Order: sequence, then C1' cells, then structure tokens
RNA sequence: UCUUAAAAAGUGCAAACCUAUCGUGCGAUAGGAACGCAAAGUCAUGAGUCUUUAUAUGUUAUAAAGAUAGUCGGGUUAAAUAU
Repeated sequence: UCUUAAAAAGUGCAAACCUAUCGUGCGAUAGGAACGCAAAGUCAUGAGUCUUUAUAUGUUAUAAAGAUAGUCGGGUUAAAUAU
C1' cells in the first nucleotide's frame, strides 16, 4: 500500500405502516415512523421478479416500453482501526 474479516468509538441510511401528491399500473416523491443495512452511497446495455400495451392463445409464450439497486451479481466512490 492492497485485500479479507470486523470489535469499539463517531457517523450515515431508512423497511413495514400512516398521511399528502404524481402515475393506467408496477411504483415514485415529501413528511412521520424504524424492520434492518459497511456500502441499504451511486450506476438499469448482466440476470431475476413485477407492471402496461400488442400478437398468438382459454393458460403457458414472444416483442416493445416502464418499475425494482432494501432480489442476486457486477462497475464505481467511501468512514473507522484493537486484531
């Protein structure tokens, strides 16, 4: 210096749910609230799941357009240091 694990200390984020708004919808934004999270910061041209439309079709499927980063994986940035 890099990588892995991760105590302690100091921080950060914010699930479900509720309210308001936007949206056909999945869902998003803001406020409240904390289930949890070392990356639960960020990136949608990896995969999965979900939504809408069209076609086929009783269902499965295909294509296009969206959503999800707190589904998994990957890129990238990052705090602390007893071991």

Notes
The RNA shown here (c-di-GMP-I riboswitch aptamer) has 83 nucleotides and comes from Natranaerobius trueperi. The organism belongs to Natranaerobius, within Bacteria. The coordinates come from a structure-prediction model, not an experiment, and the mean pLDDT is 80. It matches the Rfam family "c-di-GMP-I riboswitch aptamer". From the family's description: GEMM was predicted in a large-scale screen for bacterial structured RNA regulatory elements.